[in-house]
Context: one part of a larger RNA
RNA sequence: CCUUCGUUAAGGAAUUAGGCAAAUUAGCCCCGUAACUUCGGGAUAAGGGGUGCCUCUGGGUGUGAAAUUUAAACAGAUGGAGCAUCUGGAGGUCGCAGUGAAAUGGCUCUAGUGACUGGUUAACAAAACCACAGGUCUCUGCAAAGCCGAAAGGCGAUGUAUAGGGGCUGACACCUGCCCAGUGCCGGAAGGUUAAAGGGAGGGGUUAGCGCAAGCGAAGCUCUGAACUGAAGCCCCGGUGAACGGCGGCCGUAACUAUAACGGUCCUAAGGUAGCGAAAUUCCUUGUCGGGUAAGUUCCGACCCGCACGAACGGUGUAACAACUAGAGCACUGUCUCAACGAAGGACCCG
Numbered sequence: 001c002c003u004u005c006g007u008u009a010a011g012g013a014a015u016u017a018g019g020c021a022a023a024u025u026a027g028c029c030c031c032g033u034a035a036c037u038u039c040g041g042g043a044u045a046a047g048g049g050g051u052g053c054c055u056c057u058g059g060g061u062g063u064g065a066a067a068u069u070u071a072a073a074c075a076g077a078u079g080g081a082g083c084a085u086c087u088g089g090a091g092g093u094c095g096c097a098g099u100g101a102a103a104u105g106g107c108u109c110u111a112g113u114g115a116c117u118g119g120u121u122a123a124c125a126a127a128a129c130c131a132c133a134g135g136u137c138u139c140u141g142c143a144a145a146g147c148c149g150a151a152a153g154g155c156g157a158u159g160u161a162u163a164g165g166g167g168c169u170g171a172c173a174c175c176u177g178c179c180c181a182g183u184g185c186c187g188g189a190a191g192g193u194u195a196a197a198g199g200g201a202g203g204g205g206u207u208a209g210c211g212c213a214a215g216c217g218a219a220g221c222u223c224u225g226a227a228c229u230g231a232a233g234c235c236c237c238g239g240u241g242a243a244c245g246g247c248g249g250c251c252g253u254a255a256c257u258a259u260a261a262c263g264g265u266c267c268u269a270a271g272g273u274a275g276c277g278a279a280a281u282u283c284c285u286u287g288u289c290g291g292g293u294a295a296g297u298u299c300c301g302a303c304c305c306g307c308a309c310g311a312a313c314g315g316u317g318u319a320a321c322a323a324c325u326a327g328a329g330c331a332c333u334g335u336c337u338c339a340a341c342g343a344a345g346g347a348c349c350c351g
Base pairs, nucleotide, nucleotide: 001346002345003344004343005342006341007340008339010337011336014335019332027051028050029049030048031047036041038171052093053092054091055090056089057088058087059086060085061084062083063082067078068077069076070075094098106330107329108328109327110326111325112324113322114321118130119129134169135168136167137166138165139164140163146155147154148153172317173316174315175314177247178246179245182244183243184240185239186238187237188236191235192234193233197229198228202224203223204222205221206220209216210215248266249265250264251263252262275309276306287303288302289301290300291299
């Protein structure tokens, strides 16, 4: 010097990104206990007091001796000693200290997020992530939908719409606005388009025949083939947002100024409603004001100019809960001012 421990004057977070680590607290009994609340909680809230041993004494519970007694019994009754145990009261006594060792909550306030218990990155992340009960949309009538499998077959389910599958949201409370133009889905079937197929006008090849020849050319076979008929789909017509998604700009205006309830205009499918808002979202930004501090880029309360919140990719609240995140305080401490000493084991030296 390193590791693991112990103690420490005065101060007590000045340390640090951050009270990380350590310390404090601690059992049981009694008293006492706030806001808030879903009336269950919060709560061991917080905050106080007691706690050993000895003597005397009260009460409870269990067991039940001696003795007495009955119709004399291997039975019963009365009886209450002693012992065990629980719990009070009074007095005394020792120590620095009585849950005398060990084991054994530090607490409070204010916000954010997620309701909760639960699950998760085996071996750097336990969380605000996942799940969840609840909500909602959608598919599925049973040989169900969906899934596995060339198939047989199986799961779903020895279930049957109060059931099963899928998507989103995520307790509870109050709510969940506008847009169907685009995309998707659902419905419609008049018209347009349209496949195979049907259809077979027409055309080509071949050649019996006709013709002097050029050529024409039946039937059959063969190659081809127009019109016309022809489903779903698409076009088309509607619906649908807890479907994918979207939710404006410019200019002017009030008797100080400023601002604009108001007006004009352009565009759109419609122009962001309620609520919230410098927020886990705010660039400018340490916004401005207030609180807390001697001093506060963090924190809390407001304001609203929302670069770029916003309503089940849910909005806003919320008791309880959390090895969650941020801020503040009390207590406590070697975290620190500032280090010291001690112990064990290493390192190191000698052998």
RNAcentral holds the full RNA, with entries from MGnify. Predicted 3D model of a 351-nucleotide part of an RNA (large-subunit ribosomal RNA, domain IV) from a soil metagenome. Its Rfam family is "Bacterial large subunit ribosomal RNA".